Description:
This is a predicted structure of a 72-nucleotide RNA (transfer RNA) from a Candidatus Sungiibacteriota bacterium. Rfam family: tRNA. The family's RNA type in Rfam is transfer RNA. The coordinates come from a structure-prediction model, not an experiment, and the mean pLDDT is 82. The organism belongs to Candidatus Sungiibacteriota, within Bacteria.

[in-house]
RNA sequence: GCGCCCAUAGCUCAACGGAUAGAGCGCAGCCCUCCGAAGGCUGAAAUCGGGGUUCGAAUCCUCGUGGGCGCG
Repeated sequence: GCGCCCAUAGCUCAACGGAUAGAGCGCAGCCCUCCGAAGGCUGAAAUCGGGGUUCGAAUCCUCGUGGGCGCG
C1' cells in the first nucleotide's frame, strides 16, 4: 500500500428495513432476613463520527476513525 471482517449499556452478546433497541453479568434503591455476598421487586445505563438512500436506518450505500486477520 491492497483486500476482508468487526464497532450497540460498565463487561459479554442479541435485534427479517417497521412495536418503547432487548438479555445475562455488574451497578443503584426497596422488600425479605439474625446478617446478606442468597432470594424477590423496581430503576439508571448504549447503536464509533459525518453524509446519502428510504414513508421509515442499529441494519442498506459512501467517506472517515479505531480494532482484528490475510496479502504485498